Context: one part of a larger RNA
RNA sequence: UGACGGGGGCCCGCACAAGCAGCGGAGCAUGUGGCUUAAUUCGAAGCAACGCGAUGAACCUUACCAGGGCUUGACAUGUGCGUGAAGCCGGGGAGACCCGGUGGCCGAGAGGAGCGCACACAGGUGGUGCAUGGCUGUCGUCAGCUCGUGUCGUGAGAUGUUGGGUUAAGUCCCGCAACGAGCGCAACCCCCGCCGCAUGUUGCCAGCAGGUCAGGCUGGGCACCCAUGCGGGACCGCCGGCGUCAAGCCGGAGGAGGGCGGGGACGACGUCAAGUCAUCAUGCCCCUUAUGCCCUGGGCUGCACACGUGCUACAAUGGCCGGUACAGCGGGAUGCGAUGGCGCGAGCCGGAGCGGAUCCCUCAAAGCCGGCCCCAGUUCGGAUUGGGGGCUGCAACCCGCCCCCAUGAAGUCGGAGUUGCUAGUAAUCAAGGAUCAGCAUGCCGCGGUGAAUGCGUUCCCGGGCC
Repeated sequence: UGACGGGGGCCCGCACAAGCAGCGGAGCAUGUGGCUUAAUUCGAAGCAACGCGAUGAACCUUACCAGGGCUUGACAUGUGCGUGAAGCCGGGGAGACCCGGUGGCCGAGAGGAGCGCACACAGGUGGUGCAUGGCUGUCGUCAGCUCGUGUCGUGAGAUGUUGGGUUAAGUCCCGCAACGAGCGCAACCCCCGCCGCAUGUUGCCAGCAGGUCAGGCUGGGCACCCAUGCGGGACCGCCGGCGUCAAGCCGGAGGAGGGCGGGGACGACGUCAAGUCAUCAUGCCCCUUAUGCCCUGGGCUGCACACGUGCUACAAUGGCCGGUACAGCGGGAUGCGAUGGCGCGAGCCGGAGCGGAUCCCUCAAAGCCGGCCCCAGUUCGGAUUGGGGGCUGCAACCCGCCCCCAUGAAGUCGGAGUUGCUAGUAAUCAAGGAUCAGCAUGCCGCGGUGAAUGCGUUCCCGGGCC
């Protein structure tokens, strides 16, 4: 000077409290440990590893294992020498590949491409994240971390940055041996909320005309809605009160909106020898008929167990059946695929339209109306298993998804303990997208319905200042 204290003071945060829904019990999904295995490739490890790297493991991916093969090598550059390439056909083979036949490149030439041999080299997801760059997590969106000059101190260092107020904030005001400044805070950026202007092949009978069983369907029009650009708007600006006449705080008016309006992007000096040599890059070390390369098959999916994260439930504000209403974000040409037909269904046949505010995915579901069930392991719940079928794909045995019939397990609200959330949030409902041939309970965004509680800061956890 820091850090720490079951020292003190002041102050924050879904930290506690108040409240709502959960987890911990069940079944299943998924990740992990362990065990097993020829292999179950590797990494991640308290918070901050464990639906994490995976935004898609049947082959591929794939880094692992077994077996079959190759060595100038699947790929790059260079040198020398040689040479009737590639491709096609036949045979062998699980394939990689090997053998035979056919075939015969560009250029006038020099030469070039391809191939073979030799060499220099390639290659390595082999090791070291304690040799590194880059990127990232975390404390923490926390309110801080420093510098120049001056002053003080022998010095380390202090002062400034402490103090009195105030703020979300080292935010601002006042004071002060300090005066200033930098990185942070805030603002400038994006989205949402109100208004105006511009534009109108989306929107509108709003006003007119025509037409229909109906429908912006047609003429016509941009007024409204909407779309996309530009601009305005909020600043404690106004009024009252409080306050050192300050910073600011409280109430009110006006307003679509207040006092940082809501959300996002943005994360200081640094900490954890934090994470990553398997994204990439890279020093050093190591392997070079192999620790490189190709192929077939297997494995990453193994299962006595244990833990994390989820999904579905245990039912009556519920389940089932019929009828009926209303979204938003997005995606679409090897693609989305309407109308129509077939099938109980998954789906199939077929193909209009659409590179898309014009067509399609796209009937949203919860909701509302009516009916059944009558508290039962049940018309709850759907695991598991048997049978039949559909789709993708060379191929669904190991090991995909979906449909139908049958089967119907555990489960009657969960011990100690523990998580999230303060508002259009939690809870609940459906729908979209990335990846992707196929495969979502995960992930990323989107809208519908829409709460309860907050006395307070003693206590638990984390943090700031003295």
Model confidence (mean pLDDT): 89 of 100. The part of an RNA shown here (small-subunit ribosomal RNA, 3' major domain) has 466 nucleotides and comes from an uncultured bacterium. The RNAcentral record of the full RNA draws on ENA and SILVA.